[in-house]
RNA sequence: UUUAAGAUAAAAGCGCCUGGACAAUUUUUUUAAAAAAUUGUUGACGAGGAUAGAGCUUAUCGAAAUAUUCGGCGGAUGGCUCUAUGGCACGAUUACUGCCAUUAUUUAUUGAUAAAAAAUAAUAGUGAUAUUAUAACAGAAUCAAUAAAAGUAAUUCCA
Numbered sequence: 001u002u003u004a005a006g007a008u009a010a011a012a013g014c015g016c017c018u019g020g021a022c023a024a025u026u027u028u029u030u031u032a033a034a035a036a037a038u039u040g041u042u043g044a045c046g047a048g049g050a051u052a053g054a055g056c057u058u059a060u061c062g063a064a065a066u067a068u069u070c071g072g073c074g075g076a077u078g079g080c081u082c083u084a085u086g087g088c089a090c091g092a093u094u095a096c097u098g099c100c101a102u103u104a105u106u107u108a109u110u111g112a113u114a115a116a117a118a119a120u121a122a123u124a125g126u127g128a129u130a131u132u133a134u135a136a137c138a139g140a141a142u143c144a145a146u147a148a149a150a151g152u153a154a155u156u157c158c159a
Stems, first nucleotide, its partner, number of pairs: 014074004019070001020042010045062003051084007085101005091156006105149008119134006
């Protein structure tokens, strides 16, 4: 360096399940079904989201549904405050202040981009269901262009 095998890591609208709901089997009572046990299934559909640390906090957005996307636990890239680092504030550096986070200031206008589930089909399963494929439909954001606006002080450079 190459090959083979094994192990670990990966995932964060993410994971888990003692409740609930649902399925199968068995047993019992009974012939309408119910109960119990066992084994299982389900338990949020995607979009967006990370400078570092600490604290607090029921952590952004819409889709579907109105019978469970119910209920609970954990985690978490959110938000706020503080500290540090970095960017912008029209030559540079430093300090403070303000706004931000590497595409790194704010506002307005215009434009652009974009989902999955549901449904259908196939496959697996006795089944509840699961996986995959195909087309449609969001919002919060994001990006681009144009316009306007955006500090103070000191030192220094150029003219």